Context: one part of a larger RNA
RNA sequence: GAACGAACGCUGGCGGCGUGCCUAACACAUGCAAGUCGAACGGGUCCAGGAUGCAGGACUCAGGAUACAGAAGCAGGUUGCGGGACUUAACCGAGCAACUCGCAAGACCAGCAGGCUGUAUCUUGUGUCCUGCGUUCUGGAUUAAUGGCGGACGGGUGAGUAACACGUAGGUAACCUGCCCUGAAGCGGGGGACAACCCAGGGAAACUUGGGCUAAUACCGCAUAAGACCACGAUCUGAAAUGAUUGGGGUAAAAGCAGCAAUGCACUUCAGGAGGGGCCUGCGGCCUAUCAGGUAGUUGGUAAGGUAAUGGCUUACCAAGCCUAAGACGGGUAGCCGGACUGAGAGGUUGAACGGCCACACUGGAACUGAGACACGGUCCAGACUCCUACGGGAGGCAGCAGUGGGGAAUUUUGCGCAAUGGGCGAAAGCCUGACGCAGCGACGCCGCGUGGAGGAUGAAGGUCUUCGGAUUGUAAACUCCUUUUGUCGGGGAAGAUAAUGACGGUACCCGAUGAAUAAGCCACGGCUAACUCUGUGCCAGCAGCCGCGGUAAGACAGAGGUGGCAAGCGUUGUUC
Numbered sequence: 001g002a003a004c005g006a007a008c009g010c011u012g013g014c015g016g017c018g019u020g021c022c023u024a025a026c027a028c029a030u031g032c033a034a035g036u037c038g039a040a041c042g043g044g045u046c047c048a049g050g051a052u053g054c055a056g057g058a059c060u061c062a063g064g065a066u067a068c069a070g071a072a073g074c075a076g077g078u079u080g081c082g083g084g085a086c087u088u089a090a091c092c093g094a095g096c097a098a099c100u101c102g103c104a105a106g107a108c109c110a111g112c113a114g115g116c117u118g119u120a121u122c123u124u125g126u127g128u129c130c131u132g133c134g135u136u137c138u139g140g141a142u143u144a145a146u147g148g149c150g151g152a153c154g155g156g157u158g159a160g161u162a163a164c165a166c167g168u169a170g171g172u173a174a175c176c177u178g179c180c181c182u183g184a185a186g187c188g189g190g191g192g193a194c195a196a197c198c199c200a201g202g203g204a205a206a207c208u209u210g211g212g213c214u215a216a217u218a219c220c221g222c223a224u225a226a227g228a229c230c231a232c233g234a235u236c237u238g239a240a241a242u243g244a245u246u247g248g249g250g251u252a253a254a255a256g257c258a259g260c261a262a263u264g265c266a267c268u269u270c271a272g273g274a275g276g277g278g279c280c281u282g283c284g285g286c287c288u289a290u291c292a293g294g295u296a297g298u299u300g301g302u303a304a305g306g307u308a309a310u311g312g313c314u315u316a317c318c319a320a321g322c323c324u325a326a327g328a329c330g331g332g333u334a335g336c337c338g339g340a341c342u343g344a345g346a347g348g349u350u351g352a353a354c355g356g357c358c359a360c361a362c363u364g365g366a367a368c369u370g371a372g373a374c375a376c377g378g379u380c381c382a383g384a385c386u387c388c389u390a391c392g393g394g395a396g397g398c399a400g401c402a403g404u405g406g407g408g409a410a411u412u413u414u415g416c417g418c419a420a421u422g423g424g425c426g427a428a429a430g431c432c433u434g435a436c437g438c439a440g441c442g443a444c445g446c447c448g449c450g451u452g453g454a455g456g457a458u459g460a461a462g463g464u465c466u467u468c469g470g471a472u473u474g475u476a477a478a479c480u481c482c483u484u485u486u487g488u489c490g491g492g493g494a495a496g497a498u499a500a501u502g503a504c505g506g507u508a509c510c511c512g513a514u515g516a517a518u519a520a521g522c523c524a525c526g527g528c529u530a531a532c533u534c535u536g537u538g539c540c541a542g543c544a545g546c547c548g549c550g551g552u553a554a555g556a557c558a559g560a561g562g563u564g565g566c567a568a569g570c571g572u573u574g575u576u577c
Stems, first nucleotide, its partner, number of pairs: 001577004006573005013449006019442002021407001026405003030402003035149003040146001043143017061125010073112002076109002078105007086095003156360003166284007175277003180273007188222001190220002197212006228251003232247005256265003286332003293323003298320008335357004339350004362383005385396004413439001415438003421435001422433004452482004462473004487514006496504001521566005526547003532561005542549002
C1' cells in the first nucleotide's frame, strides 16, 4: 500500500447493487417449510334430478248417490178445431152445455217414470301436479380409508473425514437406472382377501383388540411370448468371452380409466437413447521422527456365500506374506475444488457469498420400503435431555424460514407473494412450494449523488498571536443576485406478462409547487510523514508504531487558535499478502 462475512470509538443526508452467527454440530416456545391425484377404487356427508312405494293436498276424467234446473217422454185433465151426437119444429143453416170420435198441444193444471242434459255437494277409482317420508339409480361438491406418484429433489450445516473424500486423467471383458425420448410386441380369462364402514370391547391419552360386509390400476393363480431369461450346443470378434450371432428345449407379463364415438391417457415385455449413479486405477495438494517399526482377514491363493457388480466384502481351507526413512504406524490439524485476496511475477494466504463434489441431520446402532436411502421434517432399538400423564404409560428432535434463550467483540423480520423462474402431483382446471421473487433492518462493503453557486473589503465583529505598528482566521461571514440535486407537498404513473393473472407498488420514473432551505465530521501536525504557535503542567499528569518526549520558556503531555489529510465517513484493533 492492498484486502476483509469484520469488531470498537467519534460522527452520520440520500440512492443503487451486494452482503450479514466466523463463537455453542449449544438448547429450543410458536407458526410455516411436501404434498398431490375422485379421469385407479369402495364408502361417508351435503346438494340436484329420475324411478318407485306410502301418507297428505290440489286439479282433470269416469262411475255412483243426493238436490235443483232444463228439454223431451207417458197417460190424463183442460183448451182449441173438425165430425158424430145433441139442441132449434124437420132439412138446410145456426149453436156447443153434457156425451162421444178424431186431430192438435200453442198456453195452462196436476200426475207417472225416473231415462237424457246441465249445475252444486258428497263419494269411489284412474291420471297429472305439489309436499313429506322411505327404497333405489344418476349427476355434482367434499374427503377419512385403500391405491398411485412424489416425500432419495429442493433447502441447511461443516461436526466428522488425511480418505479414491476431493481435483484431474482414464477404466468397467465387473455394473444399475423410476419418470423422460425412439422403436418392436402385447394388453385374454378367472379367483380370494383386507381397510374404510357397521357391531362389541380396552385405554387418561397415544393408540388398540375381536367379530361382520365390501371395491380397485391393491393382491394371487391360469393362458399367450416378438424379444428377454435359464441350461446345453454351434459360429464370429478378440490377448482373453462373461460380448455378438444362432439352433432346438425350458421359464416368466399385463390394468384399466375418460369420451356418444373417433381417440386420448395409462399398463406389460423387449431393444436403443438421454440424463443420473455404483465400482476400479494412475497422478496431485497439511504439520509432526520429542511417533520407527506396523499388520492377523493381516498379504496372496482355492472354493463357497453375498452384491446390480469386481474384490478378504464375508466364511472355510492352504501358503506366509504385505507396508515402511521416497516416512509405514501413531499423534495433531483440516471438509476438497472452481475460485477469492495479495503480488511485477514466481509465490504466499484463503475456501464467507455464487457453482461442483463429499459428509452429517439430538448421540450411537440397524435394517425396511423403493429405480434410487441405510432416508433432516420415515421406521425400529439403545442413550442423554425436554414435555404430558389418571403413574399404568406416552410425545419430541430448527445444522429448513422467521424467531427465543445462551455463548460472544459481533451478525437481521416470528414480513408480502406464488405475479415471474424452477420443482412435486394431476388429462386438465388447479393444489402445494419460507426453493424462489420481493419488501424490512444494519455506513457491513463497493459505487454514485448531495450538504449550494456567483458576486462581495469597511479586509466588519469576535477569537488567536503580537516586536502593540500590526498579522491571521478571511471572500470566510454579513449583504446582493441565482439555482433546486436531495427534502417536503400535490398530480400522473410503468416495463417486468401476457389469451388472462403483478407480491414488489401507487414503487421506479415524469410533471408542478415550495424554500438555501433538511444535510460534516474524523484524525493528525518532533523525525519517519503533509501540517506551528500560545497558555497550562514541571521526570508530575501524561504520550508513544519505532526512534523517543516530560525534571520551569515542551512545535512530542493537556487546552486553545491556526494548519494538513481524508470525507459520510474518519481513526483504532485484529488477520492475510
Annotation:
Predicted 3D model of a 577-nucleotide part of an RNA (small-subunit ribosomal RNA, 5' domain) from an uncultured bacterium.